[in-house]
Molecule: small-subunit ribosomal RNA
Organism: unidentified archaeon
């Protein structure tokens, strides 16, 4: 910015556009081109005159003539061209009406419409006859004019083919006047008539002929302007000539001969596309698009021809013929062609009145007056598109400040109503009165980009919504909608097309190691681009002038409509073109020189450079012989395989292919690709040295040409290893593989062919410039040294190869004089990923395949580097009994407990789910607990509404009903003010969500790590600290280092145990003294209990202190940290346990402990209550307790703890019981009184049995708590006496007072422990250590992984879609081509008829549209089925 479209709408204006896009499809019906009587004839109406001094004025028809109907109008099919645009030519041209000029119109003749007469025909239309004019046609003459031809050469001119001039010949020529005016003359004129004729003037009008302008217009060229090379060759009138012919004119425009050429890569020839320009839209330009309306040009006119006429036309409302639709028709036969205004119809997303008028402009005719014009003025209709304007303002109340509202007031642009100017009528406008705030606002958004909501309600991956990117799975700022904000406004938004945004086709202005992009390498055609100096031309260039570049658009100023838009004027400007002149530095051309690039030439070196020929060496295979003997080979381990027909293995011969060890290198050469035994022949190339020759011969190089690993493929050869394919043997879930034995094509040679690759430095080629530094190769030079050899060192130059690096580059890895840094000069190549290097088409190949290269579809990414983490069956290093290893013990087997899944029920409420659910929720549940079931019952605060003294709501006897109840019913009484009957709201909820949540925990983590500050490096993410040695338990410590310090964590610290020591001392102690009791006595005492005294010494108890620091020695280590041994010491190297436990992770748990958002029940999912049920049992799975036995059970005696608990509780002790257990019951708020061990020790007894092992499991009895022990408790006794005889894969703790073993105490608790949570007692084995399982921790490396390896993702196959390829065939349409028919047009030639002209008809020659076949091409559609490819 433009078409269309949705919602909306007040007005002017005002301005500008409206069936271009598709059907240049079809059109009923009217309308668009006529005019002239002053050029002529006739008929004919009105007024008027008339015997003249008159014959006057108007207006119609039809017909001759003239001019116009070739303009304007409309439209964009064709056209890739001289169509157009722009400059120029035209010595190759025309030009009606117009202008100047200067000449001129004599003399004769004919016909024929209208008319009239009489035919055909439905109609259109058309025959015959007869009359007549004229600016109407013909003839003759003259001037002029044209054509030949011949002369002169006179002018223009860059040049005559051009003009002049003379002569001859043919021709051709006029309205020799027409018409009007204005005079005058004659004739005519009454049953009517207004006329004929001549003669003259005239600054009217026309005519002719010449010249000459002016307009208009034919032609011919330069440049310019679109795609595709999957179009690369094209052509036959085709290129030129020669004569003709045609035309206003040049030309192969056209013919006839004659020659064979033209054109192309600077893109011909084919194919798409398309009217081209001014311009218009966009962009800062450059550039990209576009070509509607306006203006120029151009083409068409249903589709194609084709000629008349005519100054112009092959002609839109002009004519013929073919073909198409239509229409009429009496079927013979005619008629029309709106891409002219309106109109319809049909296509479509899509576009108007069958309006007025010639009033302006303007064209046509006319002398003019005028007439005619759908040009064009006006009007209507559509927001199409631009400008202007409103839709109020003030002031008070209401109102969350804003919005809006309500009342007063004002205003009047606007609206309405009446005038008046304006207009060809109107109608808008515009002015003037009068009425009324009255008649005027909306679309779109509000997640990001991108301005405006972390509102409120509804939905709950549904409905929807997004350009994109994403939004929606119960709390959505993003779907629907309230409110409320943003932006724009008579408009807003959608959706398609175009510009910019896009430096994202890079001319301005981009790239090509790794992100798309260097051709595999090299020669070299054309093309581009080229050292040094002089000289010359001026080709590009540069500068002045000249002409052009229509107008309209643009831009400045001015000016007119009230502003503006719009319109006028004036200027610019419109980056272009010719022409003209100058300038000469650069370019480029000409000449002429030089020598620095370049070529040659000479020398004496290097080297796996090629090709060819000779030669040689190890080995390995085979084969002979010799020896020898039970194997051999082969793998992780084996087999398959060879081998008593003698292998393997050693020795000698032999044969025959392939290689070519050391020397070899970080090395040499070559363009690459690629080259490696040795001599020898031919080629080739590069370095260095002379600088003797040549003198820019030179650089790329579109195409072309060559050469080109392996593998393949033809022919022929060879064949020893090796060895695709294939065959065994192993492995394996499987093994078309890796491993192993065999083995064919190739691997080798000739000769051909393929052209390819990660042909890589992922890096074209030449040339110059820009710090070094160190290796190696090669050459030359100096120098020095010599065993004197092509020997060694050195150093400096040159050329190759590599490293490292400055600047400076790059997005960074990284590059860096061997450039990826700064320049130039050529080629190639690149523009998102997939489809795809595919398809189709071409070219090449023997095939196989190669070059070359799409698209349709489909995707928000696909990539590069680089950063942090996770990962790894990557690497180092260095840890850990939840890691191994070296041990002790146990689970897995049995029986029980106990939790868990399953399944089962009315219910078996729920939750935890590897480690880090599973004797977890402290969860041991008889009822409560209790969230499950069954069943029965209560419960609405508040606040509006039914109702309610005709009596609400509650109580209650009795009786029903019930498991039980004034819970209900039934009757009846008391009582008296409220009301759950309804509608909202509530209490309440263990009802949902731990993925909305706080708080807690659990784990990673028995780890040692997690970061800041400053600085430094990095475009940045980010990195350095924090890395690296060595060290520790430890990011512990030292040292080192662009770091230097810090902080959470480690440590320290805090408790408890071990040693010592001071303090204190009651409820503890008690060595000592005393007293009382009892034992036992060897009569001397012993001991045990109790009291008292005294004491705080052991011991205890609980405060405070000390102690241990690698402090000492000695070794290792860098004289560091630190480590290893020792000394002391209760105790060492963190003394032993514990507490605390970093930054986050894990949407880990936990809404059922409480808290607590949001959702849900709400008379039930809320409270209560009885009863069951969480205790189910075919069966799994964890955790555990008893066992299986003698290291043991079972009876008997007997010894020692320690945490800790005790008021409806601990209970000594006493009595009863066989025990549980009972009845009694001191003491004891507790270092005071109580609860208290076993394991072990003695002694007997069992004798390896399922037992005197185990105790399941059941029977009886009893006994205790509890409102109750059936479902479902404990306990005792007494009978029964099961499974189990050391527990497969496979797994779980543990390193010292540990593990195992024994028991005791607390927690839960009315009772119930095999749970937990502490107490103590007895008390091992073993660890040399590693990183092998499993995991940690630092370091480093790969990643295509980032909900992070339980990650990512790759094909096949199954459905659904969808576009594309092939595809036998079938169909259309375009287009060349050849025959055939051939309408019609030219030209000629016959005849016939006329003869004053036109014509019929036949024939020839050509041109030729359309149609018919035949064959080539392209393009398009359908299509059995076949193939891949996208998407889900």
């Nucleotide at each position: 910015c433009g078409a269309c479209u949705g919602c909306u709408a007040u007005c002017g204006g005002g301005g500008u556009g409206g069936g271009a896009c598709u059907a240049a499809g079809c059109c009923a019906u009217g309308c668009g081109a006529g005019u002239c009587g002053a050029a002529c004839g006739u008929c004919c109406c009105c007024c008027g005159g008339g015997a003249a001094u008159g014959u006057g004025g108007g207006g119609g028809g039809c017909g001759u003539g003239g001019c116009g109907c070739a303009c304007g109008g409309c439209u964009c099919a064709g056209u890739a061209a001289c169509a157009c645009g722009u400059a120029u030519c035209u010595a190759a041209c025309c030009u009606g009406c117009c202008c100047u000029a200067g000449g001129g119109a004599g003399g004769g003749g004919g016909a024929u419409a209208a008319u009239c007469c009489c035919g055909g025909g439905a109609a259109a239309c058309u025959g015959g006859g007869g009359c007549u004019a004229a600016u109407c046609c013909c003839c003759c003459a003259u001037a002029c004019g044209u054509c030949u031809a011949u002369g002169c050469u006179c002018c223009u001119g860059g040049a005559a083919u051009g003009g002049g001039c003379c002569u001859a010949u043919a021709c051709c020529g006029a309205a020799a006047g027409g018409g009007g005016c204005u005079g005058g003359c004659g004739c005519a004129c009454a049953u009517c008539c207004c006329g004929c004729g001549c003669c003259a003037g005239c600054a009217c009008c026309g005519c002719c002929c010449u010249a000459g302008g002016a307009u208009g217009g034919g032609g011919c060229u330069g440049c310019g302007g679109c795609c595709c090379a999957u179009c690369a060759g094209g052509u036959a009138g085709u290129u030129g000539g020669u004569g003709g012919g045609g035309u206003a004119a040049a030309g192969g425009c056209c013919c006839a001969c004659c020659a064979a050429c033209c054109c192309g890569a600077u893109a011909a020839c084919g194919g798409g596309u398309a009217c081209g320009g001014g311009c218009u839209c966009u962009g800062a330009g450059a550039g990209g698009a576009c070509g509607a309306g306006c203006c120029c040009g151009g083409a068409g006119a249903u589709a194609g021809g084709c000629a008349c006429u005519g100054a112009g036309a092959c002609a839109a409302g002009g004519g013929c013929c073919c073909a198409c639709g239509c229409c009429c028709u009496a079927c013979a036969g005619g008629g029309c062609g709106c891409a002219g205004c309106a109109c319809g119809c049909g296509c479509g997303a899509a576009a108007c009145c069958u309006c007025c008028g010639c009033u302006a402009u303007g064209c046509g005719g006319g002398a003019a007056a005028c007439c005619g014009c759908g040009a064009c003025g006006g009007g209507g209709u559509c927001a199409c598109c631009c400008c202007g304007a409103g839709u109020g303002c003030c002031g008070c109340c209401c109102g969350c400040a804003a919005a809006g509202g309500g009342c007063g007031g004002c205003u009047u642009u606007c609206c309405c109503a009446g005038g008046g100017c304006c207009u060809a009528a109107a109608a808008a406008g515009c002015c003037c009165u009068g009425g009324g705030a009255a008649u005027a606002a909306g679309g779109g958004g509000a997640g990001g980009g991108c301005a405006a909501c972390c509102c409120u309600g509804u939905u709950g991956u549904c409905a929807g919504c997004c350009g994109c990117c994403g939004c929606g799975g119960u709390a959505a700022u993003a779907c629907c909608a309230c409110c409320u904000c943003c932006c724009c406004a008579a408009u807003u938004g959608g959706u398609c097309g175009g510009g910019a945004c896009a430096a994202u086709u890079a001319u301005u202005g981009g790239g090509c190691c790794u992100a798309a992009a260097g051709c595999g390498c090299c020669c070299g055609u054309a093309g581009c681009c080229g050292g040094c100096c002089c000289g010359g031309u001026g080709u590009g260039u540069c500068c002045c002038c000249u002409g052009u570049c229509a107008a309209a658009u643009c831009c400045a100023c001015c000016g007119g409509c009230u502003c503006a838009a719009c319109c006028g004027g004036u200027g610019g400007g419109c980056u272009g073109c010719u022409g003209g002149g100058g300038a000469u530095a650069c370019u480029a051309c000409c000449g002429g020189g030089c020598u620095a690039g370049g070529a040659g030439g000479c020398g004496g070196g290097a080297g796996a450079g090629g090709c060819c020929g000779g030669g040689g060496g190890u080995a390995u295979u085979c084969c002979c012989g010799g020896g020898g003997u039970a194997g051999g080979g082969g793998u992780a381990a084996a087999a398959u395989c060879c081998u008593c027909u003698g292998a393997u293995c050693c020795c000698g011969g032999g044969a025959g292919g392939a290689c070519c060890g050391c020397c070899a290198g970080u090395g040499g050469c070559g363009a690459a690709g690629g080259c490696g035994c040795c001599c020898g022949g031919c080629c080739a190339g590069a370095a260095c040295g002379c600088g003797c020759u040549c003198g820019a011969c030179g650089g790329u190089g579109a195409g072309g040409g060559g050469c080109g690993a392996a593998a393949g493929c033809u022919g022929g050869g060879g064949g020893a290893g090796c060895g695709a394919a294939c065959c065994g043997g192993a492995u394996u879930a499987g093994a078309u593989a890796c491993c192993c034995g065999g083995g064919u094509a190739g691997u080798c040679c000739c000769a051909c062919c393929u052209g390819u690759a990660a042909a890589c430095g992922a890096u074209g080629c030449g040339g110059g410039c820009u710090a070094g530094g160190u290796g190696c190769c090669g050459g030359a030079g100096a120098g020095g040294c010599u065993a004197c050899g092509g020997g060694c060192c050195u150093c400096u130059c040159c050329g190759g190869u590599g490293c490292c690096g400055c600047a400076g580059g790059g997005a960074a890895g990284c590059c860096g004089u061997u450039a990826a840094g700064c320049c130039c000069g050529c080629c190639g190549c690149c523009u998102g990923g997939g489809g795809a290097g595919u398809a189709c088409g071409g070219c090449c190949g023997c095939a196989a395949g190669g070059c070359u290269g799409a698209a349709a579809c489909u995707u928000a990414a696909a990539g590069g580097a680089a950063u942090u983490g996770g990962c790894g069956g990557g690497g180092g290093g260095g840890c850990a009994c939840c890691a191994c290893a070296a041990g002790g013990g146990g689970u897995g087997a049995a029986g029980c407990c106990u939790g868990c899944g399953g399944u089962u029920c009315a219910a078996u409420u729920g939750g935890a789910g590897u480690c880090a659910a599973c004797g977890c929720c402290g969860g041991g549940a008889a009822c409560c607990u209790u969230a499950c079931c069954a069943g029965g019952g209560g419960u609405g605060a508040c606040a509006g509404c039914a109702g309610g003294a005709u009596g609400a709501a509650g109580g209650u006897c009795a009786g029903g009903c019930u498991g039980a109840a004034g819970a209900c019913c039934u009757u009846a009484c008391c009582u008296g003010a409220c009301g759950c009957g309804c509608u909202g709201a509530g209490a309440g909820g263990a009802g949902g969500u731990g993925c909305a949540u706080g708080g807690c925990c659990g784990u990673c983590g028995c780890c040692g790590g997690c970061u800041c500050g400053u600085g430094c490096c990095g475009u940045g993410a980010g990195g350095u600290g924090u890395c690296c040695u060595g060290u520790u338990a430890a990011g512990u410590c030292a040292g080192g280092a662009a770091a230097c310090g810090a902080g959470c964590g480690a440590g320290a610290c805090c408790c408890c145990c071990g040693c010592c020591g001071c303090c204190a001392g009651u409820u503890g102690c008690u060595a000592c003294c005393c007293c009382u009791u009892c034992u036992c006595u060897u009569c001397g005492g012993a001991g045990a209990a109790g009291g008292g005294g005294g004491g705080c010494u052991a011991a205890c108890u609980g405060g405070c202190g000390g102690g241990a620091c690698u402090g000492c020695c000695g070794c290792c280590g860098a004289u560091a940290a630190g480590g290893c041994g020792g000394a002391g010491g209760a105790a060492g190297g963190a003394g032993g346990g514990g507490g605390c436990u970093a930054c986050g992770g894990c949407a880990g748990g936990u809404c059922a402990g409480u808290a607590u958002g949001c959702c849900c029940c709400g008379a039930a999912a809320c409270c209560c209550c009885u009863g069951g049920g969480g205790u189910a049992c075919a069966c799994g799975c964890g955790g555990g307790c008893u066992g299986c036995a003698a290291u043991g059970g079972u009876g008997g005696g007997g010894a020692c703890a320690a945490u800790g608990g005790g008021a409806u509780c601990c209970g000594a002790c006493c009595c009863c019981g066989a025990a549980a257990g009972g009845g009694g019951g001191a003491g004891g708020u507790a270092a005071u009184c109580c609860c208290c061990a076993a394991a072990c020790c003695c002694c007997a007894c069992c004798c390896c049995a399922g037992u005197u092992a185990u105790g399941a499991u059941u029977g009886a009895g009893g006994g205790c708590u509890g409102c109750a022990a059936c479902u479902c408790g404990c306990c005792c006794u007494c009978a029964u006496g099961a499974a189990u005889c050391u527990g497969g894969a496979a797994u779980c703790c543990c390193u010292a007072g540990u593990a195992a073993c024994c028991g005791c105490g607390c927690g839960u608790c009315a009772c119930c422990a095999u749970c937990g949570c502490g107490c103590g007692g007895u008390g091992a084995a073993u660890a040399c250590g590693u990183c092998c399982c499993u995991g940690c921790c630092c370091c480093u490396u790969g990643c295509a992984c980032a909900c992070a390896c339980c990650g990512c993702c790759c094909g096949u196959c199954g459905c659904u879609c969808c576009a594309c390829c092939c595809g036998a065939g079938c169909u259309c349409g375009c287009u060349c081509u050849c025959g055939g028919u051939g309408a019609g047009g030219u030209g000629g030639c016959g005849u016939c008829g006329a003869u004053g002209u036109u014509g019929g008809c036949g024939c020839c020659a050509u041109c030729g549209a359309a149609c018919c076949g035949g064959g080539g091409g392209c393009g398009g559609g359908c299509a059995a089925g076949g193939g891949g490819g996208g998407a889900g």